[in-house]
Predicted 3D model of a 524-nucleotide part of an RNA (small-subunit ribosomal RNA, 5' domain) from Crenobacter luteus.
It matches the Rfam family "Bacterial small subunit ribosomal RNA".
The coordinates come from a structure-prediction model, not an experiment, and the mean pLDDT is 86.
It was read from a public genome assembly.

Context: one part of a larger RNA
RNA sequence: GAUUGAACGCUGGCGGCAUGCUUUACACAUGCAAGUCGAACGGCAGCAUGGGCUUCGGCCUGAUGGCGAGUGGCGAACGGGUGAGUAAUGCGUCGGAACGUGCCGAGUAAUGGGGGAUAACGCUUCGAAAGGAGUGCUAAUACCGCAUACGCUCUGAGGAGGAAAGCGGGGGACCUUCGGGCCUCGCGUUAUUCGAGCGGCCGACGUCGGAUUAGCUAGUUGGCGGGGUAAGAGCCCACCAAGGCGACGAUCCGUAGCGGGUCUGAGAGGAUGAUCCGCCACACUGGGACUGAGACACGGCCCAGACUCCUACGGGAGGCAGCAGUGGGGAAUUUUGGACAAUGGGCGCAAGCCUGAUCCAGCCAUGCCGCGUGUCUGAAGAAGGCCUUCGGGUUGUAAAGGACUUUUGUCGGGGAGGAAAUCCCGGUGGCUAAUAUCCGCUGGGGAUGACAGUACCUGAAGAAUAAGCACCGGCUAACUACGUGCCAGCAGCCGCGGUAAUACGUAGGGUGCAAGCGUUAAUC
Repeated sequence: GAUUGAACGCUGGCGGCAUGCUUUACACAUGCAAGUCGAACGGCAGCAUGGGCUUCGGCCUGAUGGCGAGUGGCGAACGGGUGAGUAAUGCGUCGGAACGUGCCGAGUAAUGGGGGAUAACGCUUCGAAAGGAGUGCUAAUACCGCAUACGCUCUGAGGAGGAAAGCGGGGGACCUUCGGGCCUCGCGUUAUUCGAGCGGCCGACGUCGGAUUAGCUAGUUGGCGGGGUAAGAGCCCACCAAGGCGACGAUCCGUAGCGGGUCUGAGAGGAUGAUCCGCCACACUGGGACUGAGACACGGCCCAGACUCCUACGGGAGGCAGCAGUGGGGAAUUUUGGACAAUGGGCGCAAGCCUGAUCCAGCCAUGCCGCGUGUCUGAAGAAGGCCUUCGGGUUGUAAAGGACUUUUGUCGGGGAGGAAAUCCCGGUGGCUAAUAUCCGCUGGGGAUGACAGUACCUGAAGAAUAAGCACCGGCUAACUACGUGCCAGCAGCCGCGGUAAUACGUAGGGUGCAAGCGUUAAUC
């Protein structure tokens, strides 16, 4: 000099854009943060509508819109947080072969026929509660067989094994038990192949300090045979051999998430790893598996432990390193805000619902950037202050006065863009028996804004609403007076102060930065 997620002192006008628990991975009150689908299903608690009855109090009816609870599907493995652990099961770069893959895209072949349950619900019943138990009824895209098998798996190559589920829209003949069949379209389901994206695994090289850590190792190193996994492998097991690593630093100890980057520097390098992006690890502590395409799973389960809470003492409930917020720790770090309008995600045919992701607003000069606190004129060089050699000098064109402007602020008026998709109407192409429906393309129409009447534009009055901080001995830009008298004090280094202190304190003046300025801490 540059820099910081800074803090402290004094001071403080505005705007834009960013950042904001670096400490206790300490403990957490409260609310919210993951749901959705009635176009899978039986139903109907509540609401609305229709119908029926009525003694006018109400009652009945799933018939309709819808829908609590329940069965079922998909999601909940993403998104969000934190950095404890980890020195290599990690990360970075470059390679590899023995793998998996829900949703998505492309292809091929199918989607035939049956069965038995069970929740909800009713009844009985246990418990303070959390929660159960028994019995009876019922549905499915829930569950289980049978048939079939282009691909698929196994194979001794003969053969053997293995699947599915329906739902919704529309319709001309024909049939009909009037439900529909049938045809067709869309969504789904099954088997299999390929792809895309994602993930699992392996190798090489690189990746902090300590030798006052020199030897380490028994599933250890390799083989054979098996088991196991989606997959290679001592990953696991039996047997056999005695290997494997190490001064090119093994092992041990300490410290630490890694990278893109960030800071500094001419560079080489040094330091660092907040915010944003990629990867990893973790979710009260330790362990375990279940479900599933995917977890050994932050807002899932089980066990153990510590802690907190409820209890009728028998037994139960919980996990903010999600967003806010509280206590505590600390020099120190924000609102228990708004909205799903946009972007993205989950579910759904869709309408839509959910979304503390996100977008916004709030707080803080924490940082960066921009603007302002007036402009021109004005010498009697006013008054006052300070100094003085008492002549004067200086503050100083500074003020006053005169002329002007109105950024910002105040009041008033106007007012974008972020919003065009989904949706509706028409045209056209495709599927089709079809001019239905549906899908693609295209033209038109309407709706939708949290921020917020925001940005911006414009009118009015009026210099009106707005300057401090540090320093002035040398380094280092900037000097005098008074007070003090090795005292009080200053100080980054050298050093000042013991009666004329440009070094302490105050004042006048000056210098430097400026809505900041200094100090402290830290890095280069």